[in-house]
Molecule: transfer RNA
Organism: Chytridiales sp. JEL 0842
RNA sequence: GCCUUUGUGGCCAAGCGGUAAGGCAUCGCACUUGUAAUGCGGGGAUCCCGAGUUCGAAUCUCGGCGGAGGCA
Numbered sequence: 001g002c003c004u005u006u007g008u009g010g011c012c013a014a015g016c017g018g019u020a021a022g023g024c025a026u027c028g029c030a031c032u033u034g035u036a037a038u039g040c041g042g043g044g045a046u047c048c049c050g051a052g053u054u055c056g057a058a059u060c061u062c063g064g065c066g067g068a069g070g071c072a
Stems, first nucleotide, its partner, number of pairs: 001071007010024003018055001026042005048064005
């Protein structure tokens, strides 16, 4: 330099055109003499950035940036 792949809450991760599931963590409550464990409940992501297509984009296209792999 070129090619492939990837980028979603603090972390992991689903979603594959109709405005985001789950787990961990966090907060509150219950339980306990207290802590832990357990149970119940709450908050938190306009989806890396910009543009385009579309009635509608996390999802498709293009460019940029970052990660991983391959070729030279």